A computed fold for a 72-nucleotide RNA from a Kiritimatiellia bacterium, annotated as transfer RNA. It was read from a public genome assembly. Model confidence (mean pLDDT): 82 of 100.

[in-house]
RNA sequence: UCGGAUGUAGCUCAAUGGUAGAGCAUGCGGCUGUUAACCUCACGGUUGCUGGUUCGAGUCCAGCCAUCCGAG
Repeated sequence: UCGGAUGUAGCUCAAUGGUAGAGCAUGCGGCUGUUAACCUCACGGUUGCUGGUUCGAGUCCAGCCAUCCGAG
């Protein structure tokens, strides 16, 4: 320098262009001699950034940024 992949909750990951979810973690309760385990509920999101397409974008398109892989 060129090509490819990935970027979503604190972490690991989902989501046919049509209400952004799950598990773990965290918090309040329940359970009990107590803790752990287990059960219920809650909390938690500028979907990397800026634009574009569309009635509607996490998803499609362009540029940029970060990380990883490859080529030279």